Overview
Small-subunit ribosomal RNA, central domain from a metagenome, 350 nucleotides, folded computationally. The coordinates come from a structure-prediction model, not an experiment, and the mean pLDDT is 88. Rfam family: Bacterial small subunit ribosomal RNA. Its family is annotated with ribosome and structural constituent of ribosome in the Gene Ontology.
Context: one part of a larger RNA
RNA sequence: CUGGGCGUAAAGGGUGUCUAGGCGGCACGUCAAGUCGGGAGUGAAAUCCCACGGCUUACCCGUGGAAUUGCUUCCGAAACUGGCGAGCUUGAGUGAGGGAGAGGAUAGCGGAAUUCCCGGUGUAGCGGUGGAAUGCGUAGAUAUCGGGAAGAACACUCGUGGCGAAGGCGGCUAUCUGGACCUUAACUGACGCUGAAGCACGAAAGCCAGGGGAGCGAACGGGAUUAGAUACCCCGGUAGUCCUGGCCGUAAACGAUGUGCACUUGGUGUAGGAGGUAUCGACCCCUUCUGUGCCGAAGCUAACGCAUUAAGUGCACCGCCUGGGGAGUACGACCGCAAGGUUGAAACUC
Numbered sequence: 001c002u003g004g005g006c007g008u009a010a011a012g013g014g015u016g017u018c019u020a021g022g023c024g025g026c027a028c029g030u031c032a033a034g035u036c037g038g039g040a041g042u043g044a045a046a047u048c049c050c051a052c053g054g055c056u057u058a059c060c061c062g063u064g065g066a067a068u069u070g071c072u073u074c075c076g077a078a079a080c081u082g083g084c085g086a087g088c089u090u091g092a093g094u095g096a097g098g099g100a101g102a103g104g105a106u107a108g109c110g111g112a113a114u115u116c117c118c119g120g121u122g123u124a125g126c127g128g129u130g131g132a133a134u135g136c137g138u139a140g141a142u143a144u145c146g147g148g149a150a151g152a153a154c155a156c157u158c159g160u161g162g163c164g165a166a167g168g169c170g171g172c173u174a175u176c177u178g179g180a181c182c183u184u185a186a187c188u189g190a191c192g193c194u195g196a197a198g199c200a201c202g203a204a205a206g207c208c209a210g211g212g213g214a215g216c217g218a219a220c221g222g223g224a225u226u227a228g229a230u231a232c233c234c235c236g237g238u239a240g241u242c243c244u245g246g247c248c249g250u251a252a253a254c255g256a257u258g259u260g261c262a263c264u265u266g267g268u269g270u271a272g273g274a275g276g277u278a279u280c281g282a283c284c285c286c287u288u289c290u291g292u293g294c295c296g297a298a299g300c301u302a303a304c305g306c307a308u309u310a311a312g313u314g315c316a317c318c319g320c321c322u323g324g325g326g327a328g329u330a331c332g333a334c335c336g337c338a339a340g341g342u343u344g345a346a347a348c349u350c
Stems, first nucleotide, its partner, number of pairs: 003322004007304002012318001014201004021194003025088002028085004033081002035077008049065006091191001092188003095184004103177007110154001114150008125136002162169002206247006215241002220236004258317006266295011299306002323350003332343004
């Protein structure tokens, strides 16, 4: 190189976008690079293989053939691949008309709750637990009423509902803004698919600078429990959690299932749209497109299960795996302020 694989056994890159590359719709003409046919040259000999022959046979040796799957060149073929030219509209995109959405960013606003502060009422407890204690409270707590302040999160609606490439997104309003879907079929005319590198995005925690700090709360202190209790329970509580700017770049980043296209019985929910039927109208019902669930046919699977949202049947391209431990370690390199990340062995051992 080849082979077999990647839902759960080792194995899908966290996600997107794009470069090189790989692959690429229908029909016509042309070229003849790939491809195919034929000729010529070359492909040393020995070896290997076949036939025949020589040593009485064999080993060995000789002669001839085959082979040397290759390369060069000439002639030819034109289906396929490719190049060029000129077309097509079904792939792809644009336009037009619609409705849906927690998609993103910024600003403003709202109510409930919590804590704190002030004031009123009021008095001996409150709080907490399995039971307690630490803690708070006669300097008047808890409870309750009125007023004020602050920060954070948005109950119900809420739905295997919606949106987003993924991470993720949930009070209301405004502004800016991305994408998808449906209908139409006016326009472009293969403009496509994938995608090593690159670039961008990327939960939480963590880091830097400045703010903010109600609640919660690593660390820490205390009370319990216990043989002990560096825990689970309780009382406190700092970083942090929040905002702005900049880093980090990881995850059970999961559907543990890469992306795209095509094909292959069905049933039943649900979300968005269109058409039809029906009706005074709205429903209902039927068809269809897109998404999201469940159940199941064939088929697949080691089984579990998957099953038009495939793990079925195929094609294209990328990533990855190759016994366990050592080890996602060491070394080197690159990145990072650091924490660390990415790449990633071996000895040895079973």